Predicted 3D model of a 383-nucleotide RNA (Bacterial RNase P class A) from a Phycisphaerales bacterium. Its Rfam family is "Bacterial RNase P class A". Rfam classes the family as a ribozyme. Rfam links the family to the GO terms ribonuclease P activity, tRNA processing and dimeric ribonuclease P complex. Of the family's consensus pairs, 98% are formed in the model. Lineage of the source: Bacteria > Pseudomonadati > Planctomycetota > Phycisphaerae > Phycisphaerales. The sequence was found by an Rfam model in a public genome assembly.

RNA sequence: UGGACAGGCGAUCGCGGCAACUCUCGUUGCUGAGGAAAGUCCGGACACGACAGGACACGGUGGUGGGUAACGCCCACCGGCUUUCGUCGAGCUAGGGAAAGUGCCACAGAAAGCAAACCGCCCGCUUUGGCGGGUAAGGGUGAAAGGGUGCGGUAAGAGCGCACCGCUCGGUUGGUGACAACCGGGGCAUGGCAAACCCCACCGCGUGCAAGCGCAAGCAGUCCUCGCGGGAUACCUCGGUAUCCCGGCCCGUUGUCCGCGGGAUGAGGACGGGUCGCGUGCAGGAGGCCGCCGGCAACGACGGUCCCAGAUGAAUGGUCGCCUCCCCGCGCCACCGUCGAUGACCGUGGCAAGGGAGACAGAAUCCGGCUUAUGUCCAUGGA
Numbered sequence: 001u002g003g004a005c006a007g008g009c010g011a012u013c014g015c016g017g018c019a020a021c022u023c024u025c026g027u028u029g030c031u032g033a034g035g036a037a038a039g040u041c042c043g044g045a046c047a048c049g050a051c052a053g054g055a056c057a058c059g060g061u062g063g064u065g066g067g068u069a070a071c072g073c074c075c076a077c078c079g080g081c082u083u084u085c086g087u088c089g090a091g092c093u094a095g096g097g098a099a100a101g102u103g104c105c106a107c108a109g110a111a112a113g114c115a116a117a118c119c120g121c122c123c124g125c126u127u128u129g130g131c132g133g134g135u136a137a138g139g140g141u142g143a144a145a146g147g148g149u150g151c152g153g154u155a156a157g158a159g160c161g162c163a164c165c166g167c168u169c170g171g172u173u174g175g176u177g178a179c180a181a182c183c184g185g186g187g188c189a190u191g192g193c194a195a196a197c198c199c200c201a202c203c204g205c206g207u208g209c210a211a212g213c214g215c216a217a218g219c220a221g222u223c224c225u226c227g228c229g230g231g232a233u234a235c236c237u238c239g240g241u242a243u244c245c246c247g248g249c250c251c252g253u254u255g256u257c258c259g260c261g262g263g264a265u266g267a268g269g270a271c272g273g274g275u276c277g278c279g280u281g282c283a284g285g286a287g288g289c290c291g292c293c294g295g296c297a298a299c300g301a302c303g304g305u306c307c308c309a310g311a312u313g314a315a316u317g318g319u320c321g322c323c324u325c326c327c328c329g330c331g332c333c334a335c336c337g338u339c340g341a342u343g344a345c346c347g348u349g350g351c352a353a354g355g356g357a358g359a360c361a362g363a364a365u366c367c368g369g370c371u372u373a374u375g376u377c378c379a380u381g382g383a
Stems, first nucleotide, its partner, number of pairs: 001379005007323007015032007034360001038371002041369005046208004053258004058204005063077005078095001079093005096199002101197002103193003118139002120135006147165006166188001167186008212280004221271006228247008249263005287306005293300002326356003331351005337345003
C1' cells in the first nucleotide's frame, strides 16, 4: 500500500415486521443492523416548484481510451517524477495553455525578463597607484545565472565551427488515441510559478422524505396594496358591458437580464389565532446469489434462483452450554547439551487441567462512490 473476515451452533425466556389459522385469549411458520450503518464530501433515483428555454455571473472537473443511470468514481494505457548500477517491479502525479495579457521569484549576488561584469582571463598604455578595451569558457552568490559534454579555433573566449545529447520544424512507420521509434532540416532564439489572476475545453434549474399525498380534529380573524393607460371587435337604453392585444404594477422562475407563466370566485403583504394527531410515502430494486459467454480489466449480455429490517422516543436482546480465534499456563512427553548417575538444570518442539480477553462501532427515503475510525490474518514494496 492492497485484499479477506468481522464469530458459529444448540437450548430457554423476551422484543419488531410479514403470512396463515383462530374460541380474537392466542398459536404456528418465516425473517430482523454495518464494512464502515459514521462524515454529509460527490453523483443519482423519486417528489414538488419552475412551462421546464437562452445569456451573463458563480461553481466544479482537466493526459488518452473505455465502464457506468451518472460522477470529482472505477479499469486499462501514455507521459513525468521517486526508488534501483540499470531494467523489471513498486509508489506518487492538482498531467490542457507560459508565443493573449497581468503578476511574483525574498535575502545573497554584478545581474533574476530581456539582461548582467564582482573576482578572474586577454590586449594596449602607464607616473607601477592605476586607466581604457575585449570576454562570459573558469570561480564566487543563490532554489535557479539562460542549453549540456567533448574537440577544434581564438589575443583570451563564446554554437564561433563540428560530433553527440537536448530544443524546434517537417516526414515515414506503429497505435482508436494520448504517444513511441526512425529519418531529414534548422536557429543554436524560447528560466520557474497558473495548488497565482487569467485563457481554453467540458459539466451544472432549485429545494428536499421534516420532499410530497390523504384523513381526522381545531381556531379567529383584522388591516393594506394591486381592477391603471391606450387600441380593436361585438352588443347596446349613447350611459355603458363583455372579450382580445400592447404597455404599466405585483408574484414565481438559485443571483442578474431576456423570455415565459399567474393576477380580483385571484395574487401579494403586515399582525394575530389553531393544528406538534393518524395513515401513506416505506422498501421488488440501476436488487442479491449461482452458472455460462464476451472483454487485458472495470464491467456487460443470457439463463436459473431468492425476497434477505422497516422502527416512530424509536425493535433485532438476556441467560446457559459447546466450538472457533488470541494471551497466560500447574502438570506431562520427546530431543539436544551440561553437571553427574537413573537424577538435576538450560534450550527447542508437542500435549495440556484451568484462567483471561476479543476492535471501530447502531439502520430511519433509497442506491453508486469517496473519505475517516478500527481488531486478526494474508500478499507486495521500501527504509

Background: The coordinates come from a structure-prediction model, not an experiment, and the mean pLDDT is 77.